[in-house]
RNA sequence: GAGAGACAAAGCCAAACCCGUUGCAAGGCGGGGACGGAAAGCCACGGGUCUCGGGAAAAUGAGACAGCCGGGUUGCCUCG
Numbered sequence: 001g002a003g004a005g006a007c008a009a010a011g012c013c014a015a016a017c018c019c020g021u022u023g024c025a026a027g028g029c030g031g032g033g034a035c036g037g038a039a040a041g042c043c044a045c046g047g048g049u050c051u052c053g054g055g056a057a058a059a060u061g062a063g064a065c066a067g068c069c070g071g072g073u074u075g076c077c078u079c080g
Base pairs, nucleotide, nucleotide: 003079004078005077012037013036017032018031019030020029021028022027035067041073042072043071045070046069047068048065049064050063051062052061053060
């Protein structure tokens, strides 16, 4: 140090569901809870999905999801 995550260990995050809170909503946040995760850290850049508006429809506007895929960026442990 390219690369890899089989064995091991230290920590880390936390789906569904429940409670509270916030938002028109998708969702967010806090608590409980663990299905999982090697970036399930961060960034809406490309695609995708979802919500609200818009309209006959389409166009289009505003938003949400990083735990849908890709990309960018930083990074723990072990092997190498």